[in-house]
RNA sequence: GUUUUAGUAACUCAACGGUAGAGUGCAAGACUGAAAAUCUUGAAGUUGCUAGUUCGAAUCUAGCCUGAAACA
Numbered sequence: 001g002u003u004u005u006a007g008u009a010a011c012u013c014a015a016c017g018g019u020a021g022a023g024u025g026c027a028a029g030a031c032u033g034a035a036a037a038u039c040u041u042g043a044a045g046u047u048g049c050u051a052g053u054u055c056g057a058a059u060c061u062a063g064c065c066u067g068a069a070a071c072a
Stems, first nucleotide, its partner, number of pairs: 001071007010024004018055001026042005048064005
């Protein structure tokens, strides 16, 4: 340099073009003599960025950024 692939919550990952979720973690409460475990509740997201297509985009298209792999 070329091709392919990935980017979503603090972390690991989901999500037919139609309300963005789960587990872990975090906070509060219940329970306990106290803790752990367990249970309940809650907070936490401009879906990497910018445009385009569409009534509607995390999803489709283009460009850019970052990482990985292959080739050279």